Context: one part of a larger RNA
RNA sequence: CUCUCUCUAAGGAACUCGGCAAAAUCACCCCGUAACUUCGGGAUAAGGGGUACUCAUAUUAUGAGUCGCAGUGAAUAGACCCAGGCGACUGUUUACCAAAAACAUAGGUCUCCGCAAAGUCGUAAGACAACGUAUGGGGGCUGACUCCUGCCCAGUGCUAGAAGGUUAAGGAAGUUGGUUCGUUUCGACAAAGCUAGCAACCGAAGCCCUAGUGAACGGCGGUCGUAACUAUAACGAUCCUAAGGUAGCGAAAUUCCUUGUCGGGUAAGUUCCGACCUGCACGAAAGGAGUAACGAUCUGGGUACUGUCUCGGAGAGAGGCUCG
Numbered sequence: 001c002u003c004u005c006u007c008u009a010a011g012g013a014a015c016u017c018g019g020c021a022a023a024a025u026c027a028c029c030c031c032g033u034a035a036c037u038u039c040g041g042g043a044u045a046a047g048g049g050g051u052a053c054u055c056a057u058a059u060u061a062u063g064a065g066u067c068g069c070a071g072u073g074a075a076u077a078g079a080c081c082c083a084g085g086c087g088a089c090u091g092u093u094u095a096c097c098a099a100a101a102a103c104a105u106a107g108g109u110c111u112c113c114g115c116a117a118a119g120u121c122g123u124a125a126g127a128c129a130a131c132g133u134a135u136g137g138g139g140g141c142u143g144a145c146u147c148c149u150g151c152c153c154a155g156u157g158c159u160a161g162a163a164g165g166u167u168a169a170g171g172a173a174g175u176u177g178g179u180u181c182g183u184u185u186c187g188a189c190a191a192a193g194c195u196a197g198c199a200a201c202c203g204a205a206g207c208c209c210u211a212g213u214g215a216a217c218g219g220c221g222g223u224c225g226u227a228a229c230u231a232u233a234a235c236g237a238u239c240c241u242a243a244g245g246u247a248g249c250g251a252a253a254u255u256c257c258u259u260g261u262c263g264g265g266u267a268a269g270u271u272c273c274g275a276c277c278u279g280c281a282c283g284a285a286a287g288g289a290g291u292a293a294c295g296a297u298c299u300g301g302g303u304a305c306u307g308u309c310u311c312g313g314a315g316a317g318a319g320g321c322u323c324g
């Protein structure tokens, strides 16, 4: 010097990105226990007191007495509180840098499927679904619960429709060329068959078309003026659109300007909490807003506690180092 420990005056987070690490709490008995709440919880909430031994008695207990610095005498054994974000919860996950707010979940909803089911695997036979049968099975989205889930069907998708338009293979009246029996004025014409084309017309789904459909993919405006101070604009005008963002929330896990402004907390707060709304660029099942309980989650504050620090020091063991 390195590692693992023990103690440390006064202070007590001043350390630091951050109380990381350490300290503290801890068992059992008794008292006592708030907001909130889905009435189950929260809760071991919080916060207090006790614990050894001897004797006696009404022997789980009470009374009297004794000792120590100390009685769960060593060891083992929750720190707690306040507020907020996210996710309801228990669970699952990147075997070997991520355990989470990600995934799943019960619940919700849409859609497909009548059984030789839909869907999936396989060229097929066949298999799963299922030895099940719509209170079932598959797929998509959302994600307990509470209150809710607005407007747009113009585009895309899906579903339904069938009048018209377009339209393939195939069929096909007809027609053109080649070939040759034949005719011939020797130039040509040319039946039938065969063959090579063209083709009126017939011809399904699809598409065009007509409707419906958003818990389908998705989308949800601009300019100008206006009220007895000013400011603002309930109101009006105008352009565009399929329709112009409703409720709720909002500097937010979303806010660029931004350390927005005001309030709280601090002596001092780019974080935090409560408001405001000027939402660069929230918004309603890619769900919106709340929410008790829960969380090795994230953020801010406090009590206790401490060598984290002021600022170091002392000691033990192991290693290193030096000498042998």
Stems, first nucleotide, its partner, number of pairs: 001319008010310002014308001019305001027051005036041001038144001052066006067071001079303007086295002091103002107142007119128003145290004150220003155217002157213005164208003170202002174198006182189002221239005248282001249279001260276005
Notes: Predicted 3D model of a 324-nucleotide part of an RNA (large-subunit ribosomal RNA, domain IV) from Dolichomastix tenuilepis. Rfam family: Bacterial large subunit ribosomal RNA. The source organism's lineage runs through Eukaryota, Viridiplantae, Chlorophyta, Dolichomastigaceae and Dolichomastix.